[in-house]
């Protein structure tokens, strides 16, 4: 590093429009737009820290930024941790 199993958080049941389910309404789902928000895939950083031939260069976090991604429940994803295995 790969595979398998287990654990695994945060933030909008937001508003508007269109479409679908429905005889209609309520309700539910999808898409787009608007603003607000989250950080634990990834990405980036002018960066804590570490290293070197040291006022320059390199590496770089769970820090920072939020591009991506995500924001009722469920599902999915999920850094990281534990166990087993190659």
């Nucleotide at each position: 590093g790969g595979c398998g199993c287990g654990g695994g958080a945060g933030a909008g049941c937001a508003c508007g429009a269109g479409g679908g389910g429905u005889c209609c309404c309520a309700c539910c789902c999808c898409u787009c737009g608007u603003c607000g928000c989250c950080g634990a895939a990834g990405g980036c950083g002018c960066a804590a820290c570490c290293g070197g031939c040291c006022c320059c260069c390199g590496g770089a976090a769970a820090c920072g930024c939020u591009c991506a991604g995500g924001c009722a429940c469920c599902a999915g994803g999920g850094a990281c941790c534990g166990c087993g295995u190659c």

Background
A computed fold for an 86-nucleotide RNA from a soil metagenome, annotated as Glycine riboswitch aptamer. Its Rfam family is "Glycine riboswitch aptamer". About the family: This family represents the bacterial glycine riboswitch. Glycine riboswitches usually consist of two metabolite-binding aptamers domains with similar structures in tandem. The aptamers cooperatively bind glycine to regulate the expression of downstream genes. Model confidence (mean pLDDT): 81 of 100. The RNAcentral record of the sequence draws on MGnify.